[in-house]
The RNA shown here (c-di-GMP-I-GGC riboswitch aptamer) has 103 nucleotides and comes from a Candidatus Omnitrophota bacterium. The sequence was found by an Rfam model in a public genome assembly.
Parts: sequence; structure tokens; C1' cells
RNA sequence: UAAGAAAAAGCCAAACCUAUCGUAAGGUAGGGACGGAAAACUGCGGGUCUCGUUAUCACUCUAGUUAAAUUCGUGAUGUGAGGAGACGGCCGGGUUGCCUUAU
Repeated sequence: UAAGAAAAAGCCAAACCUAUCGUAAGGUAGGGACGGAAAACUGCGGGUCUCGUUAUCACUCUAGUUAAAUUCGUGAUGUGAGGAGACGGCCGGGUUGCCUUAU
């Protein structure tokens, strides 16, 4: 410097349980190991999830008005965007690092 087939000295620790914080998604600590070669850090891009507001926009349904309502317009416990968050053990990017192998 490159790679991660086989390994694991050392490392991390899913589900689940307990305590605790949070409206929640989830976080932290202890137990516990399904797994991991970045399962270390980072919410920058995508994704998934949570929560409020409907202040705003779009859509859907809708009281009504009207000659006529797809058009105006009231309302909604509605949907999506937008807003505020969560997840780094979903993917990509960025930063740092262990071991082994090769040079």
C1' cells in the first nucleotide's frame, strides 16, 4: 500500500429480560448472545419509523352558496408534502482504527 478466503489475541453485542429517561419512534445502564472485519464515529444523501401543527401547499370527502360546482366556499377524526425528531446492527458517502494475508 492492497485485499478480506480462512481465522480471532483483543473488541462489539441482535432478540429477549430488568431498571431508568422520552408522548412516541427510541436512548442509557445491567444481564444476555443472534450475529459482526468496522456491528467504531458521523443524520451529509437515500430509506424506514415516530410525533405535533394544520400556520402553509396539494389531494380526498363534505355543510352551503349558485342557473350550474371539477371551478366559489365551510368543515374533517382524513391522506401526502412541508415541520420537529428516532434509527450508524437498512444502503451509500465522509473520518478513524484492530487482526490476518500479500507486496
Taxonomically the source falls in Candidatus Omnitrophota (Bacteria, Pseudomonadati).